[in-house]
Molecule: c-di-GMP-I riboswitch aptamer
Organism: Caminicella sporogenes DSM 14501
RNA sequence: UUUUAUAAAUGGCAAACCUGUCGAAAGGCAGGGACGCAAAGCCAAGGGCCUAAGGUGUUUUGCUAUGGCAGCCGGUCGCUGAG
Numbered sequence: 001u002u003u004u005a006u007a008a009a010u011g012g013c014a015a016a017c018c019u020g021u022c023g024a025a026a027g028g029c030a031g032g033g034a035c036g037c038a039a040a041g042c043c044a045a046g047g048g049c050c051u052a053a054g055g056u057g058u059u060u061u062g063c064u065a066u067g068g069c070a071g072c073c074g075g076u077c078g079c080u081g082a083g
Base pairs, nucleotide, nucleotide: 002083003082004081005080012037013036017032018031019030020029021028022027035071041076042075043074046073047072048069049068050067054064055063056062
């Protein structure tokens, strides 16, 4: 430098759900809690997905991100062991 993750070490993160809080919502944050994760670190200006306050259309709930999701793909940096 590169490939790899069966096993090991040091450890790390924390789904659902509950409580509080912020938010129009999606969702975020804090505490509890562990389904899982070798990037479940970071990036929302690539694809995809969620929401639709406001705007717009229609009179019947459509369209729209300036709001979100990295634990969907992708990009990027990195620990340990092995080759």